[in-house]
Context: one part of a larger RNA
RNA sequence: UUGGGCCUAAAGCAUCCGUAGCCUGAUUAAUAAAUUUUCUGUGAAAUCUCCAGGCUUAACCUGGAGGCGUGCAGAAAAGACUGUUUUUCUAGAGACCGGGAGAGGUAAGAGGUAUUCUGUGGGGAGCGGUAAAAUGUUAUAAUCCACGGAAGACCACCAAUUGCGAAGGCAUCUUACUAGAACGGAUCUGACGGUCAGGGAUGAAGGCUAGGGGAGCAAAACGGAUUAGAUACCCGAGUAGUCCUAGCUGUAAACGCUGUAUGCAAGGUGUUGUGGAUUCUUGUGAAUCUGCAGUAUCGAAGAGAAGUCGUUAAGCAUACCGCCUGGGAAGUACGGUCGCAAGACUGAAACUU
Repeated sequence: UUGGGCCUAAAGCAUCCGUAGCCUGAUUAAUAAAUUUUCUGUGAAAUCUCCAGGCUUAACCUGGAGGCGUGCAGAAAAGACUGUUUUUCUAGAGACCGGGAGAGGUAAGAGGUAUUCUGUGGGGAGCGGUAAAAUGUUAUAAUCCACGGAAGACCACCAAUUGCGAAGGCAUCUUACUAGAACGGAUCUGACGGUCAGGGAUGAAGGCUAGGGGAGCAAAACGGAUUAGAUACCCGAGUAGUCCUAGCUGUAAACGCUGUAUGCAAGGUGUUGUGGAUUCUUGUGAAUCUGCAGUAUCGAAGAGAAGUCGUUAAGCAUACCGCCUGGGAAGUACGGUCGCAAGACUGAAACUU
């Protein structure tokens, strides 16, 4: 390489958009690039087969005939598939219209309890903390109670096996702007599609830069305990940080450890959204059945090494991309690109087993 794989053994890029490329619905006609068939020419010698001859024979050599020569060039024909051009279509895709669902996003405004601090009043000896203590705090009046004020962060109940989003993620309320999806209609376009190397955008937490903010929590550093020790677990106090604005970083067990798209292929049960039908009903309310789309759970066939998966596949197929090839050395070294840095991406070998 062929082949085999990627939920858990090595292996699906964090996610999406998208260029080249690859692949691509039905139908009419043309063409004949590609494809298939036939014919002609050419396709060195040697080698191979047969026959004849020459060395005493053979190997070997010489001559003749044949074969091989998978190729190239030319000519003719075919018209299914692929390609190109063309005609038409609507099942894919998109647009349009309708009423709904949603923690989708951005910005502004408003609110809620708690916490801490603070003011006033009450009260008068402990409070706090733990397995037990101590550090700590308190007569400069604490803890506790009541009523005011300030600040920052967060958003109980509702809450769910719920919903939305490409993923990260998104939850008090209101408004403005804005994006996507589902359902229903069948008005329009007429294959406009799928996947995508390179590329671009987004991307939790943490970290970094500048400026704000700082209630609670809390790396580091400190103290008290525990202990043989205790650079920990427990306690006290506590700085970065956590929050906001503008940038950078670009990584996570970024997980469904499962790439995207399409088709086919038993069902049962729950639930969300939206249609249809029937029944009940004062209700535009409820129940039952059912279609489509989502989300769960159990399972036939089938798959699988098994666990398990099973119309949301890990089943049966097709298209395209990414990735894997014993363990360690090692996600290291060197080089390159990016970054303010931290570092990220790319990524070996010797040696060892």
Predicted 3D model of a 353-nucleotide part of an RNA (small-subunit ribosomal RNA, central domain) from a metagenome. The prediction has a mean pLDDT of 86. It matches the Rfam family "Bacterial small subunit ribosomal RNA".